[in-house]
Context: one part of a larger RNA
RNA sequence: GAACGAACGUUGGCGGCGUGGAUCAGACAUGCAAGUCGAGCGAGGACUGGGGGCAACUCCAGAGCCGAGCGGCGUAAGGGGCAGUAAUGCGUGGGUAACGUACCCCCAGGUUCCGGAUAGCCGGCCGAAAGGCCGGGUAAUACGGAGCGAUGUGGCUGGGAGGCCUCUUCUGGCCACCAAAGAUUUAUCGCCUGGGGAGCGGCUCACGUGGUAUUAGCUAGUUGGUAGGGUAACGGCCUACCAAGGCGAAGAUGCCUAGCGGGUGUGAGAGCACGACCCGCGCCACUGGCACUGAGACACUGGCCAGACACCUACGGGUGGCUGCAGUCGAGAAUCUUCGGCAAUGGGCGCAAGCCUGACCGAGCGACGCCGCGUGCGGGAUGAAGGCCUUCGGGUUGUAAACCGCUGUCGAGGGGGAGAAAGGCGCAAGCUUGAUCUAUCCCUGGAGGAAGCACGGGCUAAGUUCGUGCCAGCAGCCGCGGUAAGACGAACCGUGCAAACGUUGUUC
Numbered sequence: 001g002a003a004c005g006a007a008c009g010u011u012g013g014c015g016g017c018g019u020g021g022a023u024c025a026g027a028c029a030u031g032c033a034a035g036u037c038g039a040g041c042g043a044g045g046a047c048u049g050g051g052g053g054c055a056a057c058u059c060c061a062g063a064g065c066c067g068a069g070c071g072g073c074g075u076a077a078g079g080g081g082c083a084g085u086a087a088u089g090c091g092u093g094g095g096u097a098a099c100g101u102a103c104c105c106c107c108a109g110g111u112u113c114c115g116g117a118u119a120g121c122c123g124g125c126c127g128a129a130a131g132g133c134c135g136g137g138u139a140a141u142a143c144g145g146a147g148c149g150a151u152g153u154g155g156c157u158g159g160g161a162g163g164c165c166u167c168u169u170c171u172g173g174c175c176a177c178c179a180a181a182g183a184u185u186u187a188u189c190g191c192c193u194g195g196g197g198a199g200c201g202g203c204u205c206a207c208g209u210g211g212u213a214u215u216a217g218c219u220a221g222u223u224g225g226u227a228g229g230g231u232a233a234c235g236g237c238c239u240a241c242c243a244a245g246g247c248g249a250a251g252a253u254g255c256c257u258a259g260c261g262g263g264u265g266u267g268a269g270a271g272c273a274c275g276a277c278c279c280g281c282g283c284c285a286c287u288g289g290c291a292c293u294g295a296g297a298c299a300c301u302g303g304c305c306a307g308a309c310a311c312c313u314a315c316g317g318g319u320g321g322c323u324g325c326a327g328u329c330g331a332g333a334a335u336c337u338u339c340g341g342c343a344a345u346g347g348g349c350g351c352a353a354g355c356c357u358g359a360c361c362g363a364g365c366g367a368c369g370c371c372g373c374g375u376g377c378g379g380g381a382u383g384a385a386g387g388c389c390u391u392c393g394g395g396u397u398g399u400a401a402a403c404c405g406c407u408g409u410c411g412a413g414g415g416g417g418a419g420a421a422a423g424g425c426g427c428a429a430g431c432u433u434g435a436u437c438u439a440u441c442c443c444u445g446g447a448g449g450a451a452g453c454a455c456g457g458g459c460u461a462a463g464u465u466c467g468u469g470c471c472a473g474c475a476g477c478c479g480c481g482g483u484a485a486g487a488c489g490a491a492c493c494g495u496g497c498a499a500a501c502g503u504u505g506u507u508c
Stems, first nucleotide, its partner, number of pairs: 001508004006504005013373006019366002026329003030326003035073003040070002044066002047062006080284003089209008099201003104197008112146004121136006152177011182189002210256003217247003222244008259281004263274004286307005309320004337363001339362003345359001346357004376406004386397004410449001412444005419437002423432003452497005457478003463492005473480002
């Protein structure tokens, strides 16, 4: 000098764009953050109309509405954090003849016939609650069985081509096995099988990716083989048996530290330091472990077990997990609103209308950062008063003020206004969607509402007077202060920067 997710002191007009829990991965009150589909299913409630009935009520029909249940899809994304991890990670480049893929796109083919349950519901019962039990009975795109069945899978057997050992691929024959679901406004949406694609993943290889040798030896599923199990898939991934191997001074093993990269800061560069915000990858979800469901999880707002903590309790037993958005306490030098909206972008579900969305878009708070603008402009000397200095003549503050004329940026009040809107409904005409912000323009008014901070011995731009008297104090270094202090304190004046200016911390 530059920089910062900064903090502190003094000061503080406006706007735009960013940015804001770095410490206790400490504990959390409250609200919200993942639902949706009636065009999968049966029943119910209220409503309307009609019939019966004195009434209670009951029967039928209707199109929307409501809230549960079964079922489907989603909840593995999005959002948060960086505890762990020095390699099961990340980065770059490969391999997969060892693999998977719901939704989406393309192509081909198919969608036959039956059955038994179960929630909801009704009746009864247990419990303080959370919740649960028994009996009856009902539906499906829920579940089960059968049939057909190849281009699929497996086996046997011919022929051709290719490769990387196991093989891959094309084309024949035979055998075995395997599927489906319907709904509706009749135009569609679905369902099943096979092939291909896109995107996304799994596994694997090479190289690179901290400190410490005041850590020198480490290892028993350990290293390899055979056989089997398991997986989507290779593999000690697991098991049995066999062999005795494997790693290491080019640093194994241990210990300490740490998420990695794109990048960021600085620097002429090489380098050094860092990894906030944003993007990609990884990991975590009270702590430890485990599996289930599923295309996908060993699953932040799913389940089970154990533990700590907290809450409710009728003492028998239950409930919970903000490292989501706000917010609270705590610790701290220190880090925000318990805001608005789904209008836009994106996501889930739905044929759609639409619903949900603390993702997101906006607003709020903080000079935390960067940038822009303003705090007026022109004239005005008797160089007014006051202040300070003085050699007492004067000098300086200083065109500064007053005063005269002008302007109206910003701010204030009011009004208009493109754009952010694409879509949706409708045969069409047309109707309709902005939480929030605003370019810009007009009107009103009047210099009014808007300047400080640090410094002035040298480095380093800028000095005098008074007070103090090695005291009080200053200080980044050199050093000032012991009676004339340009270095302390104050005043005046000046210098620098300016809505900021200094200080501290850290990096180069």
The part of an RNA shown here (small-subunit ribosomal RNA, 5' domain) has 508 nucleotides and comes from a Gemmatales bacterium.
The sequence was found in a public genome assembly.